Background:
Predicted 3D model of a 133-nucleotide RNA (c-di-AMP riboswitch aptamer (ydaO/yuaA leader)) from Alicyclobacillus mali NBRC 102425.

[in-house]
RNA sequence: CAAGCGGCAGCGCUGAAUUCCUCCUGCGGAGGAAACGGGUGACCCAACUCUCGGGGUGAAACGACUUUGGUCGUGGGGCGCCUUUCCGCCCUAACCCGUCAGCUAACCUCGUAAGCGCACGGAAAGGGGACGA
Repeated sequence: CAAGCGGCAGCGCUGAAUUCCUCCUGCGGAGGAAACGGGUGACCCAACUCUCGGGGUGAAACGACUUUGGUCGUGGGGCGCCUUUCCGCCCUAACCCGUCAGCUAACCUCGUAAGCGCACGGAAAGGGGACGA
């Protein structure tokens, strides 16, 4: 000096998962508000099932093949302002409730994680915003 590793900061991505405030026995803890997201839950409407229960968050479903490990297709989701079309790349998991929940106003109640990237997908039409003149 370079590379690698680690930390901090910045700009971003998936996702609801962000911002602010107060107090304390104080460097951590306890609580609150806003914002965003989820669940239970009427009338009306809808609706059947009998245990091989049923249901929730989520894009994460369905079908075919299978050496039962998986593979493929369709559908669904993501890729730096938004919508649509085309092309390209990627994902299509995991967890929870516990015999119980259709929709659902009020009311009640819960969450605010986790994981990654660093010229970062490209083209077109339309919309919007910012800056400059």
The model forms 96% of the base pairs in the Rfam consensus.